[in-house]
RNA sequence: GGGGCGCUAGCUCAAUCGGCAGAGCAGCGGGCUUUUAACCCGACGGUUGGGGGUUCGAUUCCCUCGCGCCCCA
Numbered sequence: 001g002g003g004g005c006g007c008u009a010g011c012u013c014a015a016u017c018g019g020c021a022g023a024g025c026a027g028c029g030g031g032c033u034u035u036u037a038a039c040c041c042g043a044c045g046g047u048u049g050g051g052g053g054u055u056c057g058a059u060u061c062c063c064u065c066g067c068g069c070c071c072c073a
Base pairs, nucleotide, nucleotide: 001072002071003070004069005068006067007066010025011024012023013022019056028042029041030040031039049065050064051063052062053061
């Protein structure tokens, strides 16, 4: 330099054909327990990497930039 994959909650990851953004864990509150752990219940938590475009509507399609990994040179 060329190509491919990825970037979504604090962490690890989902999200069908473009149609209300979710789960587990962590943290927080509560229950249970002599206490802790485990277990159970609840609430909270998001500019979907940045910017732009297409569209009635974008995590999803297109362009561009950034970061990470892999392959080729």

The RNA shown here (transfer RNA) has 73 nucleotides and comes from an Actinomycetota bacterium. It matches the Rfam family "tRNA". Rfam links the family to the GO term triplet codon-amino acid adaptor activity. The prediction has a mean pLDDT of 82. Taxonomically the source falls in Actinomycetota (Bacteria, Bacillati).